RNA sequence: GAAGCUGGCUAGACAGUCGCUACGCACCUCGUGCUGCGUAGAGGAAAGUCCGGGCUCCAUAGAGCAGGAUGCCGGUUAACGGCCGGACGCCGUGAGGCGAUGGAAAGUGCCACAGAAAAUACACCGCCCAAGUUCCGCAAGGAAACGGUAAGGUUGAAAUGGCGAGGUAAGAGCUCACCGCGCUGGUGGCAACAUCAGCGGCAGGGUAAACCCCAUCCGGAGCAAGACCAAAUAGGCUGGCAAUGACGUGGCUCGCGUCGCCAGCGGGUAGGUCGCUUGAGCGUCAGGUAACGAAACGCCUAGAGGAAUGACUGUCCACGACAGAACCCGGCUUAUCGGCUGGCUUCACCU
Numbered sequence: 001g002a003a004g005c006u007g008g009c010u011a012g013a014c015a016g017u018c019g020c021u022a023c024g025c026a027c028c029u030c031g032u033g034c035u036g037c038g039u040a041g042a043g044g045a046a047a048g049u050c051c052g053g054g055c056u057c058c059a060u061a062g063a064g065c066a067g068g069a070u071g072c073c074g075g076u077u078a079a080c081g082g083c084c085g086g087a088c089g090c091c092g093u094g095a096g097g098c099g100a101u102g103g104a105a106a107g108u109g110c111c112a113c114a115g116a117a118a119a120u121a122c123a124c125c126g127c128c129c130a131a132g133u134u135c136c137g138c139a140a141g142g143a144a145a146c147g148g149u150a151a152g153g154u155u156g157a158a159a160u161g162g163c164g165a166g167g168u169a170a171g172a173g174c175u176c177a178c179c180g181c182g183c184u185g186g187u188g189g190c191a192a193c194a195u196c197a198g199c200g201g202c203a204g205g206g207u208a209a210a211c212c213c214c215a216u217c218c219g220g221a222g223c224a225a226g227a228c229c230a231a232a233u234a235g236g237c238u239g240g241c242a243a244u245g246a247c248g249u250g251g252c253u254c255g256c257g258u259c260g261c262c263a264g265c266g267g268g269u270a271g272g273u274c275g276c277u278u279g280a281g282c283g284u285c286a287g288g289u290a291a292c293g294a295a296a297c298g299c300c301u302a303g304a305g306g307a308a309u310g311a312c313u314g315u316c317c318a319c320g321a322c323a324g325a326a327c328c329c330g331g332c333u334u335a336u337c338g339g340c341u342g343g344c345u346u347c348a349c350c351u
Base pairs, nucleotide, nucleotide: 001347002346003345004344005343006342007341008340009339010338012316013315014314015313016312017311018310020041021040022039023038024037025036026035027033043322047333048332050331051330052329053328054327055222056221057220058219062254063253064252065251067218068217069216070215071214072086073085074084075083076082087101088099089098090097091096102213103212107211108210109207110206111205124153125152126149127148128147133144134143135142136141161179162178164176165175166174180202181200182199183198184197185196186195187194188193226274227273228272229271236265237264238263239262240261241260245259246258247257248256281299282298283297284296287292
């Protein structure tokens, strides 16, 4: 100097005029007042509604089965399928990135086409003919059938462990060394796992985001939840079920509770208040590799209700992308213009 990897902060700024919402104070005609002043007023994703909860109700609760979710180990958290750290595997020269990462010796299923053959693995091209049989030949020897073989070749994602040597008629873990696999132990680590040693010729592979097995976890519905106030109507009509019953917030069974329940037609109301923002909150910080985070101190940071921050002017510049809270919080995923900045890796050159 160039090219990369991985974190953090920010998300136009300043000034003026008018306007909007909430809260507080003052005043007043006591009405949210076309008064005044002050403070505060959309995001890193507010988005998707994909996970986990808080909260409310069912409800006085429960157990089991079915069903669903997660899936290496440890830590963190209110909890999680999140996050952090580690192990293993794959990709990358590397910093790093990705991982639907338990079990195939419990069982069942599947592996198209091609190929001889994909599990009861009956051999297409091949190789041998040692031993024994037949034929030809004086003999050496040759041929054939029976037989032996799966080392070589073909096919395929994958062919019955791999490679090398010996052995054999030709071959084969047939034998041996190494690797793989299985079993048993030692060492290190909380563990996943790593490594070392011995024994064994050795159950043919893959697939569980196939069924299944194992471990852990799981009530439901949702702020249009729900609570209160006011008002109005028709305490209406019809049909069905009914204590050996019906109903009760996913299904079934048991249990528990209540005493009526279901369907259709028809009638009335849809107004107001609360829920509604002080929180598993934020900041500093001991400790911790980190995620996190004790105590203490400090801070208060939107609550609209068809939906509040808009309009105009001037200046600056980085010339402004994606984009607007609706009960709240912790995450994940997706979209995205720029600015500032920490750490690390590789290459080239100079000293």